This is a predicted structure of a 364-nucleotide RNA (Bacterial RNase P class A) from Parafilimonas sp. It was read from a public genome assembly, where an Rfam model found it. Its Rfam family is "Bacterial RNase P class A". Rfam classes the family as a ribozyme.
[in-house]
C1' cells in the first nucleotide's frame, strides 16, 4: 500500500408549503418540544402505589471461589481454583449450576465372574479312573466410561500394602507470601471411584399484587330480594367471659378488628358469608426534572466505577399523534414509546472511521 476476517463505535439528511399531537403565550394566531439501539422478548432486579398494626414456631422458594463496584437479591470490573482448545514448553483464548461425597441414603444402563459380600481365563499346591475334581490367589489377561491408588525392591507354594522406599488422592496442623479465595514448603493421619442441574446437609436470605396499580369527583339506580351463621351469661354502667365471621404470606399457636340492639313472644334491626337482580361505565390525578441523557474537562483507581467543574437537553397519547407535495443530497437493515429506571438475551450492517489478525507485492 491493497485485499480479506473478526470486532468496536455508530444507527444521516437539507430547504420550502401544508397538515397531525401536546406545552406555552401578548390567543380564530405565534413560538418551544415531539419513537430506538434495541422501543422488541416480559427473563432477572428496583423505584412507586395498595393491601389496619406485633410476634413465635415450621414449611415454601432462591442464593453459594475472594474482593471491588453499584439503589439493587440483576449486572460489571479484576483476582484465584478446576476443564477444555490452540500454540509450542509456558504463553493466549473459553467456559464454570465453583458450598458439602470424611453426617445419611440412593444411583452407575448394557458388558463383564464382579460395580464393593468379586473369580471366567490364568498363576501355584494336593488327587486323579488322566475325563477331572478341591484349595489357595488378585501380581497378569479378558469385558466396560470407570475393576480395590501407581511404579521399585523384598518376601511367598504362586501372589498382595504383606513389609519398605519414592509418589499420587485426602484429612488435620505448622510456616512463609498474600485484604482475602488460594500458592509453597514441613509434619502427622487415612481412604475404591464417580454422581448433590439425585434426595439431602450446611450458611445466608425470603410477603403478594401490578398504572386495566391507585386516589378524588361527577352522575344513576333498588341501601332492592332470597338463602345460611351469630345475636347468650353476668353487671348500675364500663367492661369480661362465651358466641360466630374476618385479617395476620400456606398451617399451627398467639393477637388484633367487626357485630353481639330492641320487643311478653312472634318477630324487626345490626354484622358476616353467599346467590340473583338493577343502576352506571365520564372527568381528573397518577403522567414524566431524574439511582436521567449528552459534550468538553481535572482528580483517584489496573478495571469496573467514583468525586468535581463547564455548556446543553428534556414526547405523554388514550384506540392511541410526527404525514403528503416539490427540490437538493445518497447511509443500508432491523424496527414505532404507553408508569419509570438499571440490566441481560434476541433482530439486524450499505457507506465510511477506528483496533485486531492473515495474506500478497513492493521498499528499507
Nucleotide at each position: 500500500u491493497u485485499u480479506g476476517c473478526u470486532g468496536u463505535a455508530a444507527a444521516a439528511g437539507c430547504u420550502a408549503u401544508c397538515g397531525c399531537g401536546u406545552u406555552u403565550c401578548u390567543u380564530u394566531g405565534a413560538a418551544g418540544c415531539g419513537a430506538g439501539g434495541a422501543a422488541a422478548g416480559u427473563c432477572c432486579g428496583g423505584a412507586c402505589a395498595g393491601c389496619a398494626a406485633a410476634g413465635a414456631g415450621c414449611a415454601u422458594c432462591g442464593c453459594a471461589c475472594c474482593g471491588g463496584u453499584g439503589a439493587a437479591u440483576a449486572g460489571c470490573c479484576g483476582g484465584g481454583u478446576c476443564u477444555c482448545a490452540a500454540u509450542u514448553u509456558a504463553u493466549u483464548g473459553a467456559g464454570a449450576a465453583c458450598a458439602g461425597a470424611a453426617a445419611g441414603u440412593g444411583c452407575c444402563a448394557c458388558a463383564g465372574a464382579a460395580a464393593a459380600u468379586a473369580a471366567c481365563c490364568g498363576u501355584c499346591c494336593g488327587c486323579u479312573u488322566a475325563g477331572g475334581c478341591g484349595g489357595a490367589u488378585a501380581a497378569g489377561g479378558g469385558u466396560g466410561a470407570a475393576a480395590a491408588c501407581g511404579g521399585g525392591a523384598g518376601g511367598u507354594a504362586a501372589g498382595a500394602g504383606c513389609u519398605c522406599c519414592c509418589g499420587g488422592c485426602g484429612g488435620u496442623u505448622u510456616a512463609c507470601a498474600g485484604u482475602a479465595a488460594u500458592g509453597u514448603a514441613g509434619a502427622u493421619c487415612g481412604a475404591g471411584g464417580g454422581u448433590a442441574a439425585a434426595c439431602c446437609u450446611u450458611g445466608c436470605g425470603u410477603g403478594c399484587u401490578g398504572a386495566a396499580a391507585u386516589g378524588u369527583c361527577a352522575c344513576a339506580u333498588a341501601g332492592g330480594u332470597c338463602u345460611u351463621g351469630g345475636u347468650a351469661a353476668u353487671g348500675a354502667a364500663a367492661g369480661u367471659u362465651g358466641g360466630a365471621g374476618g385479617g395476620u404470606g400456606a398451617c399451627u399457636c398467639g393477637c388484633c378488628c367487626u357485630c353481639u340492639u330492641c320487643g311478653a313472644a312472634a318477630g324487626a334491626g345490626c354484622c358476616a358469608a353467599g346467590a340473583u337482580g338493577g343502576g352506571u361505565a365520564g372527568a381528573c390525578a397518577g403522567c414524566u426534572u431524574g439511582a436521567u441523557u449528552c459534550u468538553c474537562u481535572a482528580g483517584g483507581g489496573u478495571a469496573a466505577c467514583c468525586u468535581g467543574g463547564u455548556g446543553a437537553a428534556c414526547a405523554g397519547a388514550u384506540a392511541a399523534a410526527u404525514g403528503a407535495u416539490a427540490g437538493c443530497a445518497u447511509u443500508a437493515a432491523c424496527a414505532g414509546a404507553a408508569u419509570c429506571c438499571g440490566g441481560c438475551u434476541u433482530a439486524u450492517u450499505a457507506a465510511a472511521a477506528c483496533a485486531g489478525c492473515a495474506a500478497a507485492a513492493g521498499g528499507c